A computed fold for an 89-nucleotide RNA from Desulfosporosinus sp., annotated as c-di-GMP-I riboswitch aptamer.
NCBI's taxonomy places the organism under Bacteria, Bacillota, Clostridia, Desulfitobacteriaceae, Desulfosporosinus.
The prediction has a mean pLDDT of 75.
It matches the Rfam family "c-di-GMP-I riboswitch aptamer". Rfam links the family to the GO term cyclic-di-GMP binding.
Formats: sequence, C1' cells, structure tokens
RNA sequence: AUAUCAAACGGGCAAACUAGCUUAAAGGCUAGGGCGCAAAGUCAGGGCUAAGGUUACUGAAAAGUUACUAUGACCAUUCGACUGCCAAA
Repeated sequence: AUAUCAAACGGGCAAACUAGCUUAAAGGCUAGGGCGCAAAGUCAGGGCUAAGGUUACUGAAAAGUUACUAUGACCAUUCGACUGCCAAA
C1' cells in the first nucleotide's frame, strides 16, 4: 500500500417502553431505558401528514364536504450511490 472485519482499546449511534414539554397533524425535543448497529453517516429513493393553497360540490352568506398538493416530517424493517474510526494474523 492492497484486501479483509476476527479480537481488543477508545469513543459513536440508540429500538420497545416510561415521564415531561411541544406541533394543525405526521412527528419532534429533554430525561430515563438499552433491543440492537461498522456505516443505525450523507444523498437518493420511498412511506407518513395536510396547517396553508388549489379544484369540485352544497349553501343567501358564514361555512361544510371531496380530491390534489410539502413549503412539514420520518426511514434500524426497500434498493442503490458516495464518504468513513480502530485494526491482529
């Protein structure tokens, strides 16, 4: 240097669940917790939600209902791309 991911060291992430706070919702944050993860990092892609907006219908109006829509969010359960810690034989 290349290949590889056994073991160890040091750190990293954090499922279910619980409590509090928060969002229109989806969801998020904090504390606890510790199923698990060498990419449980990023992007892509795909679900989720629909406050607001648009469309249609009803209605005198106010307003209600339907459909679409991300500018809101999630991904450790689906695939791909890129990056990447330690490191024996």